The RNA shown here (transfer RNA) has 83 nucleotides and comes from a Microcaldota archaeon. It matches the Rfam family "tRNA". The family's RNA type in Rfam is transfer RNA. The RNAcentral record of the sequence draws on ENA.

RNA sequence: GCAGGGGUGGCAGAACCCGGUCAUUGCGCUAGUCUCGAAAACUAGUGGGGAAACCCUUACGAGUUCAAAUCUCGUCCCCUGCG
Numbered sequence: 001g002c003a004g005g006g007g008u009g010g011c012a013g014a015a016c017c018c019g020g021u022c023a024u025u026g027c028g029c030u031a032g033u034c035u036c037g038a039a040a041a042c043u044a045g046u047g048g049g050g051a052a053a054c055c056c057u058u059a060c061g062a063g064u065u066c067a068a069a070u071c072u073c074g075u076c077c078c079c080u081g082c083g
Stems, first nucleotide, its partner, number of pairs: 001082007010027003020066001028046006047056003059075005
């Protein structure tokens, strides 16, 4: 340099092919129940900013569309193969 695969909440891993209400689950974390206390178990909550209203959020930037994590283009980064 060329080809292929990948980048998603604090972490891991789905959803993508075939666009559609609020991004699912587990772990972690926080609170509670239980306990003398803890662990375990169970219940609830848990992206960011903000006093709130509200705004932003699937690597970054643009495009298509009524609607984009998903499709298209460019850029950056990681992995594999070829040269």